Transfer RNA from an Opitutales bacterium, 73 nucleotides, folded computationally. It was read from a public genome assembly. Model confidence (mean pLDDT): 80 of 100. It matches the Rfam family "tRNA". By type it is a transfer RNA.
[in-house]
RNA sequence: GCGGGCGUAGCUCAGUGGAUAGAGCAGGGGUUUUCUAAACCCUUGGUCGGGGGUUCAAAUCCCUCCGCCCGUG
Numbered sequence: 001g002c003g004g005g006c007g008u009a010g011c012u013c014a015g016u017g018g019a020u021a022g023a024g025c026a027g028g029g030g031u032u033u034u035c036u037a038a039a040c041c042c043u044u045g046g047u048c049g050g051g052g053g054u055u056c057a058a059a060u061c062c063c064u065c066c067g068c069c070c071g072u073g
Base pairs, nucleotide, nucleotide: 001072002071003070004069005068006067007066010025011024012023013022018056027043028042029041030040031039049065050064051063052062053061
C1' cells in the first nucleotide's frame, strides 16, 4: 500500500430501518443477617467513535475521516 473485521452504559455484549436503545456484571439505596458474604427488590448511568448523505423515519443503509485487530505484498 491492498483486503477484511470491529467501535453501543465503567466492563463484556445484544439490538442489522419503525421509533421510550437493552441485558449481564459493576456502582448507589433497601430487605434479610450479630457482622460480612450470598439471595431478593428498587435505582443511577448512553452525543450508539466524528462528520456528511439517503429515507416519512438511521445505532442499523451509503460516503469519508479517526482508532483498534487480523490477513497479505